[in-house]
Context: one part of a larger RNA
RNA sequence: CCGUUGAUUAUUGAGGGGGCUUCUCUCUAGUACGAGAGGACCGAGAGGAGGCGACCUCUGGUCUACCAGCUGUUCCGCCAGGAGCAACGCUGGGUAGCUAUGUCGCUGAGUGAUAAGCGCUGAAAGCAUCUAAGCGCGAAGCACGCCCCAAGAUUAGUAAUCGUUUAGACCCGUGGGAGAUUACCACGUUGAUAGGCUCUAGGUGUAAGCGUCGUAAGGCGUUAAGCCGAGGAGUACUAAUUGGUCAAAAAUCCGCUCCGA
Numbered sequence: 001c002c003g004u005u006g007a008u009u010a011u012u013g014a015g016g017g018g019g020c021u022u023c024u025c026u027c028u029a030g031u032a033c034g035a036g037a038g039g040a041c042c043g044a045g046a047g048g049a050g051g052c053g054a055c056c057u058c059u060g061g062u063c064u065a066c067c068a069g070c071u072g073u074u075c076c077g078c079c080a081g082g083a084g085c086a087a088c089g090c091u092g093g094g095u096a097g098c099u100a101u102g103u104c105g106c107u108g109a110g111u112g113a114u115a116a117g118c119g120c121u122g123a124a125a126g127c128a129u130c131u132a133a134g135c136g137c138g139a140a141g142c143a144c145g146c147c148c149c150a151a152g153a154u155u156a157g158u159a160a161u162c163g164u165u166u167a168g169a170c171c172c173g174u175g176g177g178a179g180a181u182u183a184c185c186a187c188g189u190u191g192a193u194a195g196g197c198u199c200u201a202g203g204u205g206u207a208a209g210c211g212u213c214g215u216a217a218g219g220c221g222u223u224a225a226g227c228c229g230a231g232g233a234g235u236a237c238u239a240a241u242u243g244g245u246c247a248a249a250a251a252u253c254c255g256c257u258c259c260g261a
Base pairs, nucleotide, nucleotide: 002152006162007161008160009159010158011157015149016148017147018146021049022048023047024046025045026044027043033038050107051106052105053104054103055102059100060099061098062097066093067092068091069090070089071086072085073084074083075082076081110144111143112142117137118136119135120134168246169245170244171243172188173187174186175185176184193239194238195237196235197234198233199232200231202228203227204226209222210221211220212219213218
């Protein structure tokens, strides 16, 4: 953008994709079997490896607008206290987020039809024969079952509700666990969408100033202080103002006007 011939929400699933792995140990049981050595089927349970998915409670990593310490230098007139630069100047920590080596889950039974194979009944062929008619069992494989997409499935489905008195959508704005743009999602005063503010989780680790002790470096007290990005809650203080654009057909019926027969 076209179609699905108004829209919103919820769905069905034709069809398509993914997945399908493997080992060890314990019990059954030192049983069956076997002279012994050795050593099961079947069944029950536990733990791994590999793969996949999700998540951040824990363990860690990172955390360049968080906190503290430290060096050099320039500046704020000086002290004190700070700011800039030096790879984020270096160092020690570190919230949210992101993340794996961390955590959790799945890798499952079951159903149906079968393959090789094993059978039942059974003739042709008085016997025999799994097969010719008929019937059964039987795979990690096939179709389902599990997860995902899915009505452009042009066969374009279904349901509920709303709608020409407009439903609804878009523009615009505040933003986001969404994101290159777009899209998607939340909100737009009938408002907690973001910022601010308050409280708080959490981080750092006891600010400055003052007092006091010490000649001083410095210690102690005030002070588990001070400061703080993304977390949580509350609160309309600020900004989401005002507004604009698009928007639905055909058939049938009725009325009016015009034209024609």

Predicted 3D model of a 261-nucleotide part of an RNA (large-subunit ribosomal RNA, domain VI) from Candidatus Giovannonibacteria bacterium RIFCSPLOWO2_01_FULL_46_13. The organism belongs to Candidatus Giovannoniibacteriota, within Bacteria. The prediction has a mean pLDDT of 84.